[in-house]
RNA sequence: GGAGUCGGCCGGACAGUCGCGUCGUUCUUCGGAACGCCGAGGAAAGUCCGGGCUCCACAGGGCAAGGUGCCAGGUAACGCCUGGGCGGCGCGAGCCGACGGACAGUGCAACAGAGAGUAGACCGCCGAUGGCCUCGCAAGAGGAUCAGGCAAGGGUGAAAGGGUGCGGCAAGAGCGCACCGCGUGCGGGGACAACGCCGCACGGCACGGCAAACCCCACCUGGAGCAAGACCGAAUAGGGGAACGAUGGCGUGGCCCGCGCCGUUCCCGGGUUGGUUGCUUGAGUCAGGCGGCGACGUCUGGCCGAGAGGAAUGACUGUCACGCCGCAAGGCGCACAAGACCCGGCUUACAGGCCGACUCCAUAU
RNA sequence: GCGCCCGUAGCUCAAUUGGAUAGAGCAUCGGCCUUCUAAGCCGACGGUUGCUGGUUCGAUUCCAGUCGGGCGCGCCA
Numbered sequence: 001g002g003a004g005u006c007g008g009c010c011g012g013a014c015a016g017u018c019g020c021g022u023c024g025u026u027c028u029u030c031g032g033a034a035c036g037c038c039g040a041g042g043a044a045a046g047u048c049c050g051g052g053c054u055c056c057a058c059a060g061g062g063c064a065a066g067g068u069g070c071c072a073g074g075u076a077a078c079g080c081c082u083g084g085g086c087g088g089c090g091c092g093a094g095c096c097g098a099c100g101g102a103c104a105g106u107g108c109a110a111c112a113g114a115g116a117g118u119a120g121a122c123c124g125c126c127g128a129u130g131g132c133c134u135c136g137c138a139a140g141a142g143g144a145u146c147a148g149g150c151a152a153g154g155g156u157g158a159a160a161g162g163g164u165g166c167g168g169c170a171a172g173a174g175c176g177c178a179c180c181g182c183g184u185g186c187g188g189g190g191a192c193a194a195c196g197c198c199g200c201a202c203g204g205c206a207c208g209g210c211a212a213a214c215c216c217c218a219c220c221u222g223g224a225g226c227a228a229g230a231c232c233g234a235a236u237a238g239g240g241g242a243a244c245g246a247u248g249g250c251g252u253g254g255c256c257c258g259c260g261c262c263g264u265u266c267c268c269g270g271g272u273u274g275g276u277u278g279c280u281u282g283a284g285u286c287a288g289g290c291g292g293c294g295a296c297g298u299c300u301g302g303c304c305g306a307g308a309g310g311a312a313u314g315a316c317u318g319u320c321a322c323g324c325c326g327c328a329a330g331g332c333g334c335a336c337a338a339g340a341c342c343c344g345g346c347u348u349a350c351a352g353g354c355c356g357a358c359u360c361c362a363u364a365u
Numbered sequence: 366g367c368g369c370c371c372g373u374a375g376c377u378c379a380a381u382u383g384g385a386u387a388g389a390g391c392a393u394c395g396g397c398c399u400u401c402u403a404a405g406c407c408g409a410c411g412g413u414u415g416c417u418g419g420u421u422c423g424a425u426u427c428c429a430g431u432c433g434g435g436c437g438c439g440c441c442a
Base pairs, nucleotide, nucleotide: 001361002360003359004358005357006356007355008354009353010352012320013319014318015317016316017315018314020039021038023036024035025034026033027032041336045347046346048345049344050343051342052341053225054224055223056222060257061256062255063254065221066220067219068218069217070084071083072082073081074080085099086097087096088095089094100216101215105214106213107210108209122154123153124150125149126148129147130146132143133142134141135140162180163179164178165177166176167175181205182203183202184201185200186199187198188197190195229277230276231275232274239268240267241266242265243264244263248262249261250260251259270441271440284303285302286301287300288299289298290297291296322333323332324331325330366438367437368436369435370434371433372432375391376390377389378388384422393409394408395407396406397405415431416430417429418428419427
């Protein structure tokens, strides 16, 4: 100098003018007006997970349904995070992984191909054995390949039943052997474990693929959601119909049990589209110390100012910053995107910029 | 907020235990027929199966993410 990896952060600043919203104070002709404080994010988003909170038994038993899936830890909890194992990719820093089970059972594999699941003879190799032909008195020799043998080689396919070598054979083949690999069991020591290492023995040994096919195993999940729920108030016809009436109905949501209540539910019709609360200080955030590899935990100190109703937070001007164009004057641009009970995650969107750690290549000293 | 559904040719729809060229009608274009048009007959064109990944030998179909569209429910008596 170039190429890259990982982590963290920012994502315009200041001033002025006009405007919007809640709240407070004052004024008011009760319509509102004036002044003042404050007024979105890293994702406020998607609503994909997990919790808090609230109500129904603070939630119980069984079935069903759904979810998760190497190990250990973190956490309120998780499908999240951290560390480790294994597998894959990369020269490397590093990155990625829905990563239990296919001897519990069922199922799927089009086309091609001879054969697609305890396989298969299309080409091919052989023809030892039986039969055939020729020669021979015979023993036997030669030939063709009818039966047949063969999974080495070719070919098909996504996938065709370990690899190399030697022996062996008619030709072949784990058929036999050596080495490599694989599987199973046992033992030793390492690790909490997943797992890995060493040794011994056994098995000639692919045991196939798909479980984001049904399924099996282990673990987890009760339902609803702030329009939850609580209090106050207003209005209406407390009208009509249906179900069941205690072996019942409803709460209860897919079913049964259990528990609770007893006139409850549903439909039509009717009435209101009010107020207060829940409501924002919380598993919060920042700094430092301590423990831990880390996620995180704990202690001390500091900080916190949307919380309205279908819902406000915007625009312009000037200066500066940043990027691009231009010799210059100057011009243009400045992302994604907006709270709705609150948190922890994940995922997705994002112009541009900053900081730190590390890797590889080239060159110089 | 909660629950559910859909996206395939220009338009309306098909395609099921996942199986290879994704079909049909209308529309468009060309030809035949007719004096011409319509109707009819024949033929052709037309597809990122919303998009991006993954599982699988193979994806419209299964899974995940994402984009767009649509439907339903709720208060009081």